Background:
A computed fold for a 472-nucleotide part of an RNA from a bacterium, annotated as small-subunit ribosomal RNA, 5' domain. The full RNA is in RNAcentral, with records from ENA and SILVA. Model confidence (mean pLDDT): 83 of 100.

Context: one part of a larger RNA
Formats: sequence, C1' cells, structure tokens
RNA sequence: GGAUGAACGCUGGCGGCGUGGAUAAGGCAUGCAAGUCAAACGGCCCGCAAGGGCAGUGGCAAACGAGGUAGUAACACGUAGGUACGCACCCCAAAGUCAAGAAUAACUAGCCGAAAGGUUAGCUAAUACUUGAUAGUCUCUUCGGAGUAAAGAUUUAUCGCUUUGGGAGCGGCCUGCGGGAUAUCAGCUAGUUGGUAAGGUAAUGGCUUACCAAGGCAAUGACGUCUAGGGGGAGUGAGAGCUCGAUCCCCACCGAUGGAACUGAGACACGGUCCAUACACCUACGGGUGGCCGCAGUCGAGAAUCUUCCGCAAUGGGCGAAAGCCUGACGGAGCGACGCCGCGUGAUGGAUGAAGUCUUUCGGGAUGUAAACAUCUUUUGUACGCGAGAAAGUUAUUGAUCAGCGUACGAAUAAGGGGUUGCUAAACUCGUGCCAGCAGCAGCGGUAAUACGAGUGCCCCAAGCGUUAUCC
Repeated sequence: GGAUGAACGCUGGCGGCGUGGAUAAGGCAUGCAAGUCAAACGGCCCGCAAGGGCAGUGGCAAACGAGGUAGUAACACGUAGGUACGCACCCCAAAGUCAAGAAUAACUAGCCGAAAGGUUAGCUAAUACUUGAUAGUCUCUUCGGAGUAAAGAUUUAUCGCUUUGGGAGCGGCCUGCGGGAUAUCAGCUAGUUGGUAAGGUAAUGGCUUACCAAGGCAAUGACGUCUAGGGGGAGUGAGAGCUCGAUCCCCACCGAUGGAACUGAGACACGGUCCAUACACCUACGGGUGGCCGCAGUCGAGAAUCUUCCGCAAUGGGCGAAAGCCUGACGGAGCGACGCCGCGUGAUGGAUGAAGUCUUUCGGGAUGUAAACAUCUUUUGUACGCGAGAAAGUUAUUGAUCAGCGUACGAAUAAGGGGUUGCUAAACUCGUGCCAGCAGCAGCGGUAAUACGAGUGCCCCAAGCGUUAUCC
C1' cells in the first nucleotide's frame, strides 16, 4: 500500500447493486415452510336440480427444494480411467390388456380413557388385495422343458395398466495420481492378508460365515495424536509464491444425542416410524407430547450480524386431463454507511479587502471572493398528477414490487473526521511545568514545549474519517 461476512469511536444527505449469526451443531413461545388428484373408489352433509363441501380408502409426491459444516485426513473431494450393476417419472419401438374371488377403512351400534387415543360387532367399494388362464423378443435350463403379467376410468376419443428392447439423464461400486501438522507417536494388524466353498447384494468384494494357509502394512513415515468439510474460486504479489475457502456454483456429510429397520424406483429418511438417553411441556398422576443446523422471531453467550413484512404477477418445483391448488424455493419490499459505485450539500459576479476572530516588530498580516449583496439554476427535496414495461398464450382476465414523465415551490433539506517534531503533506500563540499527559518507532514534557491541553491557521481524505484485529 492492498484486502475483510468485520467490530469500536466521532460524524452522517440521497440513489443503484451487493451483503449481513464468523461465537453456543446452546435452548426455543407463536405463525407459516408439502401437498395434490372427485377424470381411481364407496360414503356423509348442503341443494329441486345443476353443482358444491367434508373426512376416509387408493395413486403420485413428500429421497427434490431449503438449512448447517458437527463429524470426516477418507476413494470424502479433485482429476483421469474402469464395470461385475440399478433406475420411478420422460422419449422411441414391439406385443398384450382374459376370467374369478375374499376382505377392509369410511359408516352404523356399543364400550374404555382426563387427554393422546383405543377396542368389539355389523355393512360396503376400488386403478387397494388375492387366485387362475394366456406367453413372447423375458428368466432359469440337463436344451427335453419349467416359471413369471396386466386395471380400469370416461363415453368415442383419449388417459391409463402389463411385458420386452433401446435412449436420455441420474446413481451404485472399483482403481491410478494429487492436495494438512506432528517422530517429544516406531512399530501396527486375527476377518487381520490370501485361497476354496457357501450365503448375501441391483452388483464386485472378508461384505458375512465355515475350512485352509500365514500372511498384510511401515522411515517413500505405517499406527497414534492434533487440526480440518473438499473443489470451482477469493485476497495479495511483477511473478514464483504465501494466506483463505463468507456470499454464488459442484460434490460430500449432518438433522437434540446414540442405535435400528420399515415403506419405496430411490431413504436407513430435517418438518416419517420404532427403541434408548438427556432436556422441555401437558396431566384427572393412570399416562401422554415435542425436536427451528427451514422463513421470520425469542432467550442465552458474545466486540458483533436484520422484519414474527408483501406476493405467487415472473422463474422453477409437486400434484392434476384441465381449470387450478400448494410452494418462507423464488420474486420483492423493510432494517444496518457493512462494502463497492454514482450524485449532491449550489453556480456566476462581488474589495472601501466589512464585522468578528487569531496574530503583530502596533505599521501591519491572516481567515478572504470567503461572507454580505446582485443575478441564475433546481440535481436533490417537498406537494400534486400521469404512468410504460416486466406478460408468454386467442377474445377476455391476471402486477407483490419498482423505474420513468409532467407541473409548482424555493438556495431552499444536506460536512465531517483525522493530522500538523522526524519518518510524513501541514505552524503560530496561550496554558501547563518530568505534573497533567502523548506515543506506530525514534522519542516529547523538569518555565520561552511547532511533540501535552486549548485557540487560530494550515494539510489529507470526504459521507465518511480514524482506531483495533487478521492476511499478503
């Protein structure tokens, strides 16, 4: 000198674009953040009907999106390869979609419970469930054969369903190489290393088990300990390098703590289930309920970090044939000079060089064209009015939010901070008297202090200026 997710002090006019819990992955009141489909199904309610509403069964979604960085030194990440594998929705192609059955929720009746909720009997439907048939390009095969499928809705044309092959994209697994500290960690390892067989998986594999062998790793640092999410990138620097990993993007991991599986194409699942633990809440004391590392907000700790806002109009996502519904993703507004950029705080003229203030060798000098005064302008401001575009659909309808334009008024609403001994741009006077104090370093102050305090001038930067912390 540059930089920062900064903080502190003094000061503070506006706009645009960004950015804002870095500490306690500490605890959380309240509201909202994941639903949707009646064109799968039977009911109940309202209604004359058309139609509408409600919970339930069923389907799809909820594994995305959003958040955090605790753990992890590891195939976690980056890069380059590999294959023994899988895939709901979407696209292409081919074939099929036959027959039958048993239940159950809702509902009705009864019972238990403070509640959460539970239970008995009866009734009913389906694209829910079960069985049979059929069988090809599917699977297995001793090549003879054996085995496995489907669902309808509506009413005239579509949407589905089943099987197979391919695509797209996504994922699983494996490998080479690369990127922390420490030897005041030197030996580590029994499923350990390899083989055979079996099991398991979508799939390879000690992944698991039995048996057999005795291996495997390590000074090119094993094992241990400490620290840490990785990358694209960011800062600085002429570069080499050094430091960092906020916002945005990709990947990984996590969801009070520890463990487990279920459902499903996909989870071992943040707003699902079960168990345990701690904490908190309700209770009729028998028993229940909860998980903000979603958006706001609150307490706490801290030098320190925002609104319990508006809207689904746009972009995107889920469901739906669609209309549409949902969406704290997102689009916006609010708060903070936290940062960057831009603009303004007036312009021109104006000397008898006013007054005041400071200074003086008392003549004067400085502040200083500065002010006053005159003329002008209106960025900004205030008031009123208009209002495009963001919108893409066929008429119609649909904008949360903001730009912009016109008129009027009137210099009106708007300057500070730090420094002034040298480094280092800028000095005089007074006060103080090794005191009070200053200070980044050298140092200054003990009676003439350009270094402390004040005034005046001057210098630097400017809606900021300084200080502190950290990096180059």